[in-house]
Context: one part of a larger RNA
RNA sequence: AGCCAACGGUGGAUGCCUUGGCGCCAAGAACCGAUGAAGGACGUGAGUGACUGCGAAAAGCUGCGGGGAGCCGUCUACUGGGCCUCGAUCCGCAGAUGUCCGAAUGGGGAAACCCAGCACUCGUCAUGGAGUGUUACCCCGGUCUGAACACAUAGGGCCGGAGGAGGGAACCAGGGGAACUGAAACAUCUCAUUACCCUGAGGAAAGGAAAGCAACCGCGACUCCCUUAGUAGCGGCGAGCGAAAAGGGAAGAGACUAAACCGUGUCAGUGUCAAGCCAGGUGGCGUUGCUGACAGGGUGUUGUGGGAUCAUGAGAGUCGGCACCUGACGUCUCACGGAGUUACCAAGUUGCUGUGUAGGAGAACGGCUCUGGAAAGGCCGGCCGCAGUGGGUAACAGCCCCGUAUCCGAAACAUACGCAACCUCCGCAUGCCAUCCCAAGUAACGCCGGGACCGUGAAAACCGGCGUGAAUCUGUGGGGACCACCCCAUAAGUCUAAGUAUUCCUUGGCGACCGAUAGUGAACGAGUACCGUGAGGGAAAGGUGAAAAGUACCCCGGGAGGGGAGUGAAAUAGUACCUGAAACCGUUGGUUU
Numbered sequence: 001a002g003c004c005a006a007c008g009g010u011g012g013a014u015g016c017c018u019u020g021g022c023g024c025c026a027a028g029a030a031c032c033g034a035u036g037a038a039g040g041a042c043g044u045g046a047g048u049g050a051c052u053g054c055g056a057a058a059a060g061c062u063g064c065g066g067g068g069a070g071c072c073g074u075c076u077a078c079u080g081g082g083c084c085u086c087g088a089u090c091c092g093c094a095g096a097u098g099u100c101c102g103a104a105u106g107g108g109g110a111a112a113c114c115c116a117g118c119a120c121u122c123g124u125c126a127u128g129g130a131g132u133g134u135u136a137c138c139c140c141g142g143u144c145u146g147a148a149c150a151c152a153u154a155g156g157g158c159c160g161g162a163g164g165a166g167g168g169a170a171c172c173a174g175g176g177g178a179a180c181u182g183a184a185a186c187a188u189c190u191c192a193u194u195a196c197c198c199u200g201a202g203g204a205a206a207g208g209a210a211a212g213c214a215a216c217c218g219c220g221a222c223u224c225c226c227u228u229a230g231u232a233g234c235g236g237c238g239a240g241c242g243a244a245a246a247g248g249g250a251a252g253a254g255a256c257u258a259a260a261c262c263g264u265g266u267c268a269g270u271g272u273c274a275a276g277c278c279a280g281g282u283g284g285c286g287u288u289g290c291u292g293a294c295a296g297g298g299u300g301u302u303g304u305g306g307g308a309u310c311a312u313g314a315g316a317g318u319c320g321g322c323a324c325c326u327g328a329c330g331u332c333u334c335a336c337g338g339a340g341u342u343a344c345c346a347a348g349u350u351g352c353u354g355u356g357u358a359g360g361a362g363a364a365c366g367g368c369u370c371u372g373g374a375a376a377g378g379c380c381g382g383c384c385g386c387a388g389u390g391g392g393u394a395a396c397a398g399c400c401c402c403g404u405a406u407c408c409g410a411a412a413c414a415u416a417c418g419c420a421a422c423c424u425c426c427g428c429a430u431g432c433c434a435u436c437c438c439a440a441g442u443a444a445c446g447c448c449g450g451g452a453c454c455g456u457g458a459a460a461a462c463c464g465g466c467g468u469g470a471a472u473c474u475g476u477g478g479g480g481a482c483c484a485c486c487c488c489a490u491a492a493g494u495c496u497a498a499g500u501a502u503u504c505c506u507u508g509g510c511g512a513c514c515g516a517u518a519g520u521g522a523a524c525g526a527g528u529a530c531c532g533u534g535a536g537g538g539a540a541a542g543g544u545g546a547a548a549a550g551u552a553c554c555c556c557g558g559g560a561g562g563g564g565a566g567u568g569a570a571a572u573a574g575u576a577c578c579u580g581a582a583a584c585c586g587u588u589g590g591u592u593u
Stems, first nucleotide, its partner, number of pairs: 001592009015578001016543002020514002022511007029503002031167002039101003042055003046079002049075003061095006070083003106115003116135007137164002139161007171202001172200005182189001186236001212219002223250004233241002254495003257439001261298002264295007276285002278327006303473001305438004310431004315334003319330002336427005348422005353416005359408003365381004370377001382399002384388001390402003444468007454480001475490005530537002550577001553564004
């Protein structure tokens, strides 16, 4: 030195465990913000480093309710001092306080800092100083002023506004918008109307009451699912892309304007033997008239075309027009009918009931001289069960503890697409000729593009740019070039619940999901330590024991550490702590040269 055996050291695999994750389901909630958010900085405890909570009223203050014996949060003890059956700590609801930064908004600024104006108050002999409030910009409404330029307008001042600004995981709509890739290369094509960027909105969004489909039969807003169907088609007819109607379901809901016509207001033009003042007669008045523009009110909203106008009919009363009589018309009130807070169509209030945000009651077991450190195990004999889900207790407990099934519960706040009342809102019918109206730089057409299953094709229909540019129901569009017949629908205005999508978040539940190199990056003071100028990157790290009972005392040593003693079932369980593999390093014995 090699090998073998035993025993150690080192090391932290493996096994077991789980406070943490992952995925899914159901229900809820789906916004927060100038009444200052999200997110932070700095403070705040008797002694306080970090976390948590809170804000100079600072691990808290007030009220109401729950609860019932201890409490002064965690790592985390200790010292000191308090609170509490006159109900504390704790839990819920409502409120108060809430420094500074941050949209940050008095001005500035290298975020958490610096410096102001005005009003009121405090303080000083006075100046300096202190406190509270207020002072950004844009928009909207009102009002007062007011240029060029007479009216006017622009502009300005003042008052008012829970108006806007910023944040938020996914879902949604719109505007921009790739490439790798595939085509076995590559250019049309594909990836893909994807990733990514921007804008905007909501609890959903979008869409939506046919200028739609269909096919000579008919349907009847939209959305979503199944199916149609990998079909019809498109396609360097390559790679690939890829519908719709019909059918079956979920849900179900329809409305309001523009115009014609009536009357009102403002402005402009025009108008004195006038016209006009609801109609007729008499009197009276007379810039009241007529035309146009704009504003708001009534009316009106459709495709078996509709409406206006006109005609006929329609409960009671009051009031109205220059005066009187007659008639008609209008307004208001009541009656009648209908509806309801989500569009139609509008502000809600109260009560009841249900639900949520604290909670409460809640069955039934003992023995043993069995094993063991410990009984929940074993043996023996019982009991409950609308409760034998689960967790804990010194090993495995229906009956020991917490719970579970089931039943009950709210002063306060919230909520119901529940009910009721109050309340509020809405409301003519018939006729049919003629006249008027029925959404314009629109439809359509031409050229150029885009998106649709449709790559320019026979290419309709839809959307956009440029140009040309209609008609009003005997109108207009569509039915895949185009024409005819036939059929369908009424564009160029708007709103609309439900069914559908998603899950930052709350509650409950589940798992042939993980079990500390796994599962989130993070089971632990983790987006921490650390790295980077910065954008950004980004760890490692769990386990004594049933209980600290965490080794009093003695000895060696400067200490670290160890030897006795003691605790414990166990100390080779001693806080470098469960188990404790291998590599690696040794000790003792054997063996080989």
Source information: Predicted 3D model of a 593-nucleotide part of an RNA (large-subunit ribosomal RNA, domain I) from an Actinomycetes bacterium. It matches the Rfam family "Bacterial large subunit ribosomal RNA". The sequence was found in a public genome assembly. Lineage of the source: Bacteria > Bacillati > Actinomycetota > Actinomycetes.